């Protein structure tokens, strides 16, 4: 100088005017409210809703079957399918990247087409021996080295051997199993010995093993108001009207009340518990307020200590959006960014870059809170920082 | 907000992990004076997109996209 790899961060800045939502202060007003003022007001993904929790209700959340999920090891964590480190396998010259990465010696299933044969082996062509013979073949037997098919064909190379051959035997290599020693917490790795020569793939097919999982979800759930009606009382002009009080809807059907429905599971059984309602159909009414919910939290920032790291401990500082038709907006100035054109001013062989000028552009990335957190995944103009690798050149 | 479902030819739907089909529609030809109907034939698919498992994926797994459904209280 060029080509890359990984990790982290930012993702417009400073103003002016007019508005919007929350909270606080203050003035006026009986009140509703109005005015002034202070302060806070989107994100790294607020998104997808893919996992995990907090929280709430189902009395407690019991046992078994079924069902679902996870899947190398050791750690981190409230928890996880997340994260870190390591192991194994694969890719890359390398930095590094990718892996749903338990079990195919428990059993079952499947492997299309092609091919002789796709799983207890078997033999199409071929090779060899014998028999026959009309000398081209046919029959019987042996064989699995060679050919051919396929994604995949029962170790590979060389030799001995043989009628031809073959782990039949030998040497080396690959792989599997068992044993021993060493290193490691462990996954696993290294070394040595022995064995039979050695039976494919698929579990993101059923299944087996180990571990985990009760259900529903803030429209959870709680308090209040209101109404549809119903009952009682009083009055009047009595198939009705009006007022007050109580309760909170009416009608029909089925089923049930210690012979127990139904519920605790949106599957079943057992045990235990609650238990007077439950289910279906038709009709009617309300579409409100407050809490949950935005105090303080698995909280954020900085420092320090422990740990390779994820993360944890301690100290100091901070309080940081909260609506419920849903606030976070509109106009504009300067700077910056991006796009286009130009100069031939500088660098460069060139592509192009730098500088300057002019013009355009807030559609100038992706996007936008809704119970709250921890992750994952996806979208994203442009830019910054750090570490590392390879190639070339110079010293 | 929460819970859930679907996506295959222009439309409606099939397809055991093994060459993606059917009906209607479209187009061409025949019949007809012409059209319809009828008969014969033809074309048309990145199976919503991407990645993975597998020899092989519409199908199995993961991520995303689009469309749709249910869900208030008196209960």
């Nucleotide at each position: 100088u060029g080509a890359g790899u990984u990790g982290g961060c930012c993702g417009g800045g400073c103003g002016a005017u007019c508005g919007c939502g929350g909270c606080g202060g203050u003035g006026c007003g009986c009140a509703a409210g109005c005015g002034c003022u202070g302060u806070c007001g989107a994100g790294g993904a607020a998104a997808g809703u893919c996992c995990g929790g907090a929280c709430u209700c189902c009395a407690c959340a019991g046992g078994g079957c079924a069902g679902g999920g996870u899947g190398g090891u050791c750690g981190c964590u409230a928890a996880c399918g997340g994260c870190g480190a390591c192991c194994c396998g694969g890719g890359g010259c390398g930095a590094c990247c990718c892996g749903c990465g338990g079990g195919a010696c428990a059993g079952u299933g499947c492997c299309a087409c092609a091919g002789a044969a796709a799983g207890c082996a078997g033999a199409c062509c071929g090779c060899c021996a014998c028999g026959u013979c009309u000398c081209g073949g046919c029959g019987u037997g042996g064989u699995a080295a060679g050919g051919g098919u396929g994604a995949a064909a029962c170790g590979g190379u060389g030799g001995u051997g043989u009628a031809a051959g073959a782990g039949a035997c030998c040497a080396c290599c690959a792989g599997c199993g068992c044993c021993g020693c060493c290193g490691g917490u462990g996954a696993c790795g290294g070394c040595g010995g022995c064995g039979g020569c050695u039976c494919g793939g698929u579990a993101a097919a059923c299944c087996c093993c180990a571990c985990c999982c009760g259900g529903a979800g803030c429209a959870a759930g709680g308090u209040c108001a209101g109404g549809a009606g119903a009952g009682c009382c009083a009055c009047c002009u009595u198939u009705g009207g009006c007022g007050g009080c109580u309760u909170g809807c009416g009608c029909g059907g089925a089923u049930g009340u210690u012979c127990g429905a139904g519920g605790g599971c949106g599957g079943c059984c057992c045990g235990c518990c609650c238990g007077a309602g439950u289910c279906c159909g038709c009709g009617g009414g309300u579409a409100g307020a407050c809490c949950g919910c935005a105090c303080c939290g698995a909280g954020c920032g900085c420092g320090u200590c422990g740990g390779u790291a994820a993360c944890g401990g301690c100290g100091c500082g901070c309080c940081c959006a909260g609506a419920u038709g849903g606030a976070u907006g509109a106009u504009u100035g300067c700077c910056g960014g991006c796009c286009g054109c130009g100069a031939c001013g500088c660098c460069g062989c060139a592509a192009g870059g730098c500088u300057c000028g002019c013009g355009g552009u807030g559609u100038c990335a992706c996007a936008g809170a809704a119970u709250c957190c921890g992750g994952c995944u996806u979208a994203c103009a442009g830019g910054c920082c750090a570490a590392c690798u390879c190639a070339u050149c110079c010293g | 907000g929460c819970a859930c479902c679907a996506c295959u030819a222009g439309c409606u739907c099939a397809a055991u992990g093994g060459u993606a089909g059917a009906g209607c529609a479209a187009c061409u030809g025949a019949c007809u004076c012409u059209u319809a109907a009828u008969c014969a034939g033809u074309g048309g698919g990145u199976u919503c997109g991407g990645g993975g498992u597998u020899c092989g994926a519409g199908u199995c797994c993961c991520c995303g996209g689009u469309g749709g459904u249910g869900u208030a209280c008196c209960a």

Predicted 3D model of RNase P RNA and transfer RNA as a complex of 470 nucleotides. Rfam match: Bacterial RNase P class A. Its family is annotated with ribonuclease P activity, tRNA processing and dimeric ribonuclease P complex in the Gene Ontology. It is annotated as a ribozyme.